[in-house]
RNA sequence: AACUAAAUACAAGCGCCAGAAUCCUUAUUCAGUCUCUAACGUCCGACAUCCGACAUCUGACGACCGAAUUGGGGUUGACGAGGAGGGGGUUAAUCGAAUUUUUCGGCGGGUGCCCCCCGGUCCGGCCGGACCGUCAACGGUAUUACAAAACCACCGGGCAACCGGUGGGACAAAAUUGCCAGCGGCCAGCG
Numbered sequence: 001a002a003c004u005a006a007a008u009a010c011a012a013g014c015g016c017c018a019g020a021a022u023c024c025u026u027a028u029u030c031a032g033u034c035u036c037u038a039a040c041g042u043c044c045g046a047c048a049u050c051c052g053a054c055a056u057c058u059g060a061c062g063a064c065c066g067a068a069u070u071g072g073g074g075u076u077g078a079c080g081a082g083g084a085g086g087g088g089g090u091u092a093a094u095c096g097a098a099u100u101u102u103u104c105g106g107c108g109g110g111u112g113c114c115c116c117c118c119g120g121u122c123c124g125g126c127c128g129g130a131c132c133g134u135c136a137a138c139g140g141u142a143u144u145a146c147a148a149a150a151c152c153a154c155c156g157g158g159c160a161a162c163c164g165g166u167g168g169g170a171c172a173a174a175a176u177u178g179c180c181a182g183c184g185g186c187c188a189g190c191g
Stems, first nucleotide, its partner, number of pairs: 014108004019104001020076006027069004032064002040062004045057002079096003085117006118133005124187005139180004151168007
């Protein structure tokens, strides 16, 4: 250090990453780099029938650029609003925003949904039924409010992909509120 056990803290567009994409790097291979160029220095030889610079050509050594493959280490992987009676079960769990390309794909969880219990409403009581969940009818209609990212500028961290933050500056829907809208049987009461 890993693994195991225990404790504490932290959450719901929340947590994680094996697909995918992307960054860095080792190794190998391929083709290149000496003016231009993505990317160059040294040395030997040729040119050279005396010496011999520059340019040019071939090769050696080292370096560098690009591409491919393998290994290793990283990064990305949901922008907010909204949502909890109790127990059990279950999984593609509401609403919109966007430079809608990965907010893709996978795993886990989850305030959703289903069943039961309890509770509430349906003018009173009981039984049932429907719809809901303590703001406790689905629905219809009208009114009306609010966000963050994205975007712009800048700061910090990292070789990088990217990450964190500050300021500016907009734009939602569901919602809220008003109105409409309330079952069956029996009993009681009132008229």